Transfer RNA from Calothrix sp. NIES-4101, 73 nucleotides, folded computationally. The prediction has a mean pLDDT of 81. RNAcentral records the identical sequence in 9 taxa.

[in-house]
Order: sequence, then C1' cells, then structure tokens
RNA sequence: GGGCGUGUAGCUCAGUGGAUAGAGCGUCAGGUUCCGGUCCUGUAGGUCGGGGGUUCGAGUCCCUCCACGCUCG
Repeated sequence: GGGCGUGUAGCUCAGUGGAUAGAGCGUCAGGUUCCGGUCCUGUAGGUCGGGGGUUCGAGUCCCUCCACGCUCG
C1' cells in the first nucleotide's frame, strides 16, 4: 500500500429505518448482617469514533476520514 471486519455506558455486548438507545457485570446509595460477602431494591453514567449525504424520520443505509484487529503483497 490492497482486501475484509470492528467501533454503542467504566468493562463485555445487544439493538427489523420509527416510541424516551438497552442488558449483564461494575460504580454509588439504601435494605439485610455484629462487620463483610451473598441476596434484594433503587440511582447515576451515552455528542452510538469524527464529518458529510439519503430519508418525513439514521445507532441502523451511502460516501469520506480516524483508530483497532485479521489477511495479502
């Protein structure tokens, strides 16, 4: 340099073009306990990698750039 793939919460990941973007784990608070763990309840946390386009409507489709992974040379 060419090809393919991935990018969504702190981490691992879901998410038919349509309602307010979700789950598990974790953080924090409360309950339970003599204390902790387990368990239960609740809370916070997202410019969906950047920009542009298509569309009434984009996390989702298209283009481009960036980062990472695999592969070819």